[in-house]
């Protein structure tokens, strides 16, 4: 100096465990915050609050006097997750090679 590589944030499948199914929880607007390769910018993207419109998902058996609980197989743009596959634009930084 030259090539080739690795990691963020996070996504996507998903063993298996939980919540709901008594409208929780998931999506959707808007606002304002925050994180965000190892540094530095910043964009997609992510989370978080509040707000506000909408709203999906159930049967049977079994206990009990009632309130209600147990199980089962469903269901739900439902939470967690083993594993596994994906995953920085631009400068500089690491890696091996020459």
């Nucleotide at each position: 100096u030259a090539a080739a590589g690795a990691g963020u944030a996070g996504c996507c499948c998903g063993a298996u465990u939980g919540c709901g199914u008594u409208a929780a929880g998931u999506g959707u607007u808007a606002a304002g915050g925050a994180a965000u390769g190892g540094g530095a910018u910043g964009u997609c993207g992510u989370c978080c609050u509040u707000a506000a419109a909408c709203g999906a998902a159930a049967a049977c058996g079994g206990c009990g006097g009632u309130a209600g609980c147990c199980g089962u197989u469903g269901c739900g743009g439902u939470g967690g997750g083993a594993g596994g596959g994906c995953g920085c634009g631009u400068c500089c930084g690491c890696u091996u090679u020459a």